[in-house]
Molecule: transfer RNA
Organism: Patescibacteria group bacterium
RNA sequence: GCCCCCGUAGCUUAAUGGAUAAAGUAACGGUCUUCGGAACCGUUGAUGUAGGUUCGAUUCCUACCGGGGGUA
Numbered sequence: 001g002c003c004c005c006c007g008u009a010g011c012u013u014a015a016u017g018g019a020u021a022a023a024g025u026a027a028c029g030g031u032c033u034u035c036g037g038a039a040c041c042g043u044u045g046a047u048g049u050a051g052g053u054u055c056g057a058u059u060c061c062u063a064c065c066g067g068g069g070g071u072a
Base pairs, nucleotide, nucleotide: 001071002070003069004068005067006066007065010025011024012023013022018055027043028042029041030040031039048064049063050062051061052060
């Protein structure tokens, strides 16, 4: 250089064209406890970037960015 795969919350995963993007864990607050932990309740937090298709895009298409793998 060329080819293939991946990119969603701090982390691990869902959502494969349709309504407010779901959960676990983490963080924070509360209940409980002598304290801590555990348990329970609540809160915060995300679609890599830019375009395109569509009534509607996390999903489909293109380019770029980043990561991984293959190839001489």